[in-house]
RNA sequence: GGCGCCGUAGCCAAGGGGAAAGGCACGGGGCUGCAGCCCCCGGAUCGCCGGUUCGAGUCCGGCCGGCGCCU
Numbered sequence: 001g002g003c004g005c006c007g008u009a010g011c012c013a014a015g016g017g018g019a020a021a022g023g024c025a026c027g028g029g030g031c032u033g034c035a036g037c038c039c040c041c042g043g044a045u046c047g048c049c050g051g052u053u054c055g056a057g058u059c060c061g062g063c064c065g066g067c068g069c070c071u
Base pairs, nucleotide, nucleotide: 001070002069003068004067005066006065007064010024011023012022018054026042027041028040029039030038047063048062049061050060051059
C1' cells in the first nucleotide's frame, strides 16, 4: 500500500429500513434493627462526516480506530 471483518450504555451483547432487546455493573425506592438476598424503577447523539429515503443503528461513499490476510 491492497483486500476483508468489526465499531450499539461503564463492560458483554441482540437487532440488517418504521418507537434500540437482554445480562452484569451503577443510581433511586421497597423490604430489614443495619446489611445481604429478593422485588420495583431509571439510563445509549448506535465511531465521525456526508449521501439515498417520507423515514437510517440498519443501505451507499469517505474518514478514524481495532483485528486478520496478501505484497
Overview: This is a predicted structure of a 71-nucleotide RNA (transfer RNA) from an Anaerolineae bacterium. Its mean pLDDT, the model's own confidence on a scale to 100, is 84. Its Rfam family is "tRNA". Rfam describes the family as follows. Transfer RNA (tRNA) molecules are approximately 80 nucleotides in length. It is annotated as a transfer RNA.